[in-house]
RNA sequence: AGAGUUUGAUCAUGGCUCAGGACGAACGCUGGCGGCAUGCCUAACACAUGCAAGUCGAACGGACGUUGAUGAAGUUUUAAUGGAUUCAACGUUAGUGGCGGACGGGUGAGUAACGCGUGGAUAACCUGCCUACAAGAGGGGGAUAACAGUCCGAAAGGACUGCUAAUACCGCAUAACGUCGCAUGGUGGCAUCACUGAGUGACCAAAGAUUAAUUGCUUGUAGAUGGGUCCGCGUCCGAUUAGCUAGUUGGUGGGGUAAAGGCCUACCAAGGCGACGAUCGGUAGCCGGCCUGAGAGGGUGAACGGCCACACUGGGACUGAGACACGGCCCAGACUCCUACGGGAGGCAGCAGUGGGGAAUCUUCCGCAAUGGGCGAAAGCCUGACGGAGCAAUGCCGCGUGGGGGACGAAGGUCUUCGGAUUGUAAACCCUUGUCUUCAGGGAAGAAGUAAUGACGGUACCUGAGGAGGAAGCCCCGGCUAACUACGUGCCAGCAGCCGCGGUAAUACGUAGGGGGCAAGCGUUGUCCGGAAUUACUGGGCGUAAAGCGCAUGUAGGCGGUUUCUUAAGUCUGGGGUGAAAGUCCACGGCUCAACCGUGGGAUUGCCUUGGAAACUGGGAGACUUGAGGUGUGGAGAGGACAGUGGAAUUCCUAGUGUAGCGGUGAAAUGCGUAGAUAUUAGGAGGAACACCAGUGGCGAAGGCGGCUGUCUGGACACAAACUGACGCUGAGAUGCGAAAGCGUGGGGAGCAAACAGGAUUAGAUACCCUGGUAGUCCACGCCGUAAACGAUGAGUGCUAGGUGUUGCGGGUAUCGACCCCUGCAGUGCCGCAGUAAACACAAUAAGCACUCCGCCUGGGGAGUACGGCCGCAAGGUUGAAACUCAAAGGAAUUGACGGGGGCCCGCACAAGCGGUGGAGCAUGUGGUUUAAUUCGACGCAACGCGAAGAACCUUACCAAGGCUUGACAUCCACAGAAUUCUGCAGAGAUGCGGAAGUGCCUUUCGGGGAACUGUGAGACAGGUGGUGCAUGGUUGUCGUCAGCUCGUGUCGUGAGAUGUUGGGUUAAGUCCCGCAACGAGCGCAACCCUUAUCCUUAGUUGCCAGCACGGAAGGUGGGCACUCCAGGGAGACUGCCUGGGACGACCAGGAGGAAGGUGGGGAUGACGUCAAAUCAUCAUGCCCCUUAUGUCUUGGGCUACACACGUGCUACAAUGGGCGGUACAGACGGAAGCGAAGCCGCGAGGUGGAGCAAAACCGAAAAAGCCGUUCAUAGUUCGGAUUGUUCUCUGCAACUCGAGAGCAUGAAGUCGGAAUCGCUAGUAAUCGCGGGUCAGCAUACCGCGGUGAAUACGUUCCCGGGCCUUGUACACACCGCCCGUCACACCACGAAAGUCGGCAACACCCGAAGUAGGUGAGCUAACUGGCAACAGAGGCAGCCUCCUAAGGUGGGGUCGAUGAUUGGGGUGAAGUCGUAACAAGGUAACC
Repeated sequence: AGAGUUUGAUCAUGGCUCAGGACGAACGCUGGCGGCAUGCCUAACACAUGCAAGUCGAACGGACGUUGAUGAAGUUUUAAUGGAUUCAACGUUAGUGGCGGACGGGUGAGUAACGCGUGGAUAACCUGCCUACAAGAGGGGGAUAACAGUCCGAAAGGACUGCUAAUACCGCAUAACGUCGCAUGGUGGCAUCACUGAGUGACCAAAGAUUAAUUGCUUGUAGAUGGGUCCGCGUCCGAUUAGCUAGUUGGUGGGGUAAAGGCCUACCAAGGCGACGAUCGGUAGCCGGCCUGAGAGGGUGAACGGCCACACUGGGACUGAGACACGGCCCAGACUCCUACGGGAGGCAGCAGUGGGGAAUCUUCCGCAAUGGGCGAAAGCCUGACGGAGCAAUGCCGCGUGGGGGACGAAGGUCUUCGGAUUGUAAACCCUUGUCUUCAGGGAAGAAGUAAUGACGGUACCUGAGGAGGAAGCCCCGGCUAACUACGUGCCAGCAGCCGCGGUAAUACGUAGGGGGCAAGCGUUGUCCGGAAUUACUGGGCGUAAAGCGCAUGUAGGCGGUUUCUUAAGUCUGGGGUGAAAGUCCACGGCUCAACCGUGGGAUUGCCUUGGAAACUGGGAGACUUGAGGUGUGGAGAGGACAGUGGAAUUCCUAGUGUAGCGGUGAAAUGCGUAGAUAUUAGGAGGAACACCAGUGGCGAAGGCGGCUGUCUGGACACAAACUGACGCUGAGAUGCGAAAGCGUGGGGAGCAAACAGGAUUAGAUACCCUGGUAGUCCACGCCGUAAACGAUGAGUGCUAGGUGUUGCGGGUAUCGACCCCUGCAGUGCCGCAGUAAACACAAUAAGCACUCCGCCUGGGGAGUACGGCCGCAAGGUUGAAACUCAAAGGAAUUGACGGGGGCCCGCACAAGCGGUGGAGCAUGUGGUUUAAUUCGACGCAACGCGAAGAACCUUACCAAGGCUUGACAUCCACAGAAUUCUGCAGAGAUGCGGAAGUGCCUUUCGGGGAACUGUGAGACAGGUGGUGCAUGGUUGUCGUCAGCUCGUGUCGUGAGAUGUUGGGUUAAGUCCCGCAACGAGCGCAACCCUUAUCCUUAGUUGCCAGCACGGAAGGUGGGCACUCCAGGGAGACUGCCUGGGACGACCAGGAGGAAGGUGGGGAUGACGUCAAAUCAUCAUGCCCCUUAUGUCUUGGGCUACACACGUGCUACAAUGGGCGGUACAGACGGAAGCGAAGCCGCGAGGUGGAGCAAAACCGAAAAAGCCGUUCAUAGUUCGGAUUGUUCUCUGCAACUCGAGAGCAUGAAGUCGGAAUCGCUAGUAAUCGCGGGUCAGCAUACCGCGGUGAAUACGUUCCCGGGCCUUGUACACACCGCCCGUCACACCACGAAAGUCGGCAACACCCGAAGUAGGUGAGCUAACUGGCAACAGAGGCAGCCUCCUAAGGUGGGGUCGAUGAUUGGGGUGAAGUCGUAACAAGGUAACC
């Protein structure tokens, strides 16, 4: 630091996804050790049990225990016993009292708040314990718990009577530097005020204990510490929450508090807050920090630290220095427990632990040894704070699972091209070490504070021993992303973060081998930041990708010309305070290192305060004129409103002329017309719109504005330069204007024309076309407020090359004048540089360079939809989501392909012709059907007389039956036998069982060995026309013998690509020429090759015969090679020549000569590629499959079936013909298991015969149409020959299924063929016969050969195919493309809905616990006062009342959620239905 993914490819836009880091995590697999951390994120759910806050006997009275002393009564002979009583010491302690339970510990429910953070204020406050200073403590009083007794209660607990103490409680005294009041001086400040001086009055205090050293107590002033309160600033989301507020805002009096204050109350006033976001709703403890990031930011608020809030839920106060109090109290509620049913008890969000919830989070441990806290004078006690241990790989850090050597590269595994490769120095093996673990021995620091005191802990650590022994897994291996093979599977099973893999050769699934990564962990899931400049402050955009409001006026706000002085808010700078500690960073140090910890520094970007500066911004004062405005003059204009007026045209009415049609269309019909239309003439009526002028001309802010005249009126411009003096720009809200359609009321209505009707078209046609036709279009008034309201481009200002039009006004020059020319301002167009831009393009009218302000965007769909609000009469508008779903959607440009787009051109493509096919019969192939089998393949052109150049057996692959299993065939091994020939029996045959004959060749050391062949046996293997042509090679078809297809270098473009190859001509041709940022080249075209047409030459046998000779005839013979012919070599044709055209070129037209003329005719020759085209059955071949069978042999059958359909042919339908007779003329080819002559026989097929011929020699061989003659006369025939009967012939082992032919007999359909369709442009079509291959036999097929021998082509509009250029495109599997909507089915989320249920926050009223306050207080009442007392008083208490008030109740609303028959659209789904809307002119241009 980036990468993958939209496309055939490209650039840009844009989303999605990945690689990184982190975690209080969880899950899966695995798991050796240690150190340091961390560990209920969910149910602030409920909690069993134990513990977590006590302590002080040096505050007090008791009680109990122990010890000691005392020693009564009594007993007793002494001695003594006995122990009452009293006292003392020590110890324990329930209670009174003091201090502490407001700290420490937990949790994050609530809270959007002065709660928190930060900085201030307190002149508006408090502060126990602690420190310092000053002063003081005199003298009294009355109670009360404990205790005792009685009583109630199940219990908890309580009542009454009696006794008693205090550092408990209460008067009195003493008081000031205390508090309050009065009067007064000074200083300071910030309004109230603060400090201070001297006066005066009133009021207020105390407690003791003890070992006598201390320690408590009271008052005051200070300090320290800890708090309270107030303020500035900062602190989440929603405007589909816009208005909120009655104690509300302020004042006065009073009350209350430690303290300011509506904090409370009475009265008065009517304020206060809010677009700088009040109120309301949702969510949330805040911060230091933590994670991430380059930073700015974003996310987060576990552990540690600070603050706040809470303690079952709600309310309340009491005590106290401090609480409205986690382990205190009272009340209400829910829940749980106990109960004798009367009543009671409880609160783990303390530490452990339990249940529950959940994906998920630990031990009912040890100790107060350390640190800290409470109490105490202290010892000490308490302390689940804390220190430790336990559990958990939850995290971070460290260590180990060994090290060195070791090749025959062992075995095994895996792969293999079978050679080998890899695992792999890895192992074995040899040598060695001892970290961790195990065992044994020793053994800390942590302890302060002389000694004693250690939970951890016999721990860390040290020493020794032994032995490689006890210790490696997880994920991944298609790309991103490091790492590849085999097998299995076969769109199945599965994988997947994104793209995507899997349909028989999967590096993507599963397994294995191998490899890569990390490592006691590794992966997955979840969340956050990053990458993401994808919310853009740093750091984005808005013409076409998402995005400029339809336009203007203007409020708030933001921004603002030149200059002088001033101020100091912003700004800059110096000092001070603060920014806690911890953490991050740096340095040093301590645990063996590290994690971890310690010390110091730095940082804490901030806030506050105090000096200074004055350029810039702001504030104040003054001046200026260039921005802006105003004045005068002038002209231009469809600018607006109102009134009037004009002609043309349509329609209608009246009248005339006139007659049969008019109208309309692609063609028609509906419609109108003999009741007189259309047409035409005249007159009239009425409404709407204004031809020409007219122009990328004008005006207006936009919408928009068009005959002419008048009235009223807005704006802009040019010129001039007296006036004002920044008055300006933009503009959230707001207000106004705003096409068409639509709505309301009233008019009007000629034409046009939604709806509607009819006629056509069509498969349908609720459309396009036609005939009609109502709203509407018009006017007035009022609504609506939207458009692709577009330049898809907000407004304003300034700056930045030019050129050329045009509108308005002006200046200069010139002219008699109009022009022309130069030039300025304001508009409006085009081209174009720089620059910009993804490209297209924009380019002074910017999309350039800058500034100011506003609006808007953040993936596609859902959706401009739903709900809510506002507006509207309605239609609807405006504002405007989410669930869910996809990995794209979209822009510009490129190359193709396509178009019922355009241009140019070609082809038997059409047209012009000739002959066919389609109808008949037959042949043949195919489909279908049938069958045991009818083997298989080929399927538009480009399958179908095709593979097959020839299925009776064979072929043969198919079927039935019968056999064989190393096999019919190949190689290797062993044994036996020569090979081979003949033959018997059984059988359909294969085959089986036998018999006979026969001993070979080479070599030898004579034992043998070798080669071929046959048989037997074993296993390696053979074999397969079994599958896959979508795994392949090779071969072939087709576009197409079409003229195309590419490359190198250069240039252009960000790029895909372009250029070249386009353009102008020309050609059969990318053929050639010219031009050109291209210049060249390659594969194709052409030519070179074969054949044919002419001539020459060479050679003449088997060919030929002109002249000569012989001959009965015949080139038969002699002879000859002239001719024909044959086959070698050459010549010839090249637009070479002429004329004309063309641009002088290429070339074209005509002509001459020539056998042939413009590639002379024909053939061979097939570019890059397309069709997953055909072929695994020609052959070859990977993989898969079969192996007593899917191999192989045999017999028989089938491929020849037959209702039918199609293709290709043959023969015909006749007289241009058929029959008969006679008579001519070819070319090419074949022949030895062959062609086979003559002769003879047969009506004939044929038989016999065997001459000749391996062929210019002999044979097949008769060519036929033709010509001559004759017959038939238009008929199902003397046409036609199918079919059938019968007799034969030939081939062959064999013609039944199933051959061909002959004779005789039979004599079917058919009288020229519907829709449709095929071939052919000259020696061609048509027609006539001949030959060959295959082949034993079988040809209407195929391949060749010659004979006779036409017609037509105006032309390129149309059909088909093709080429080039261009255009559009939403296509790229490329139009057989893409794609839209309804309907049907399944699933999903959402809206509406009669309602139903629930939550929340308010409101009104009712009721009203506890409690404070107030009132009352006839009941009760120790301390004080008076009184001898009784009693009275002061004060207090109970009780009752009032205000407030939690919970509760009632009620109508609000809001949110859940659910709801039904319903609405939406989304997604495999190959459903109906149509064809869009993309091409998408077949009616599309869209708003």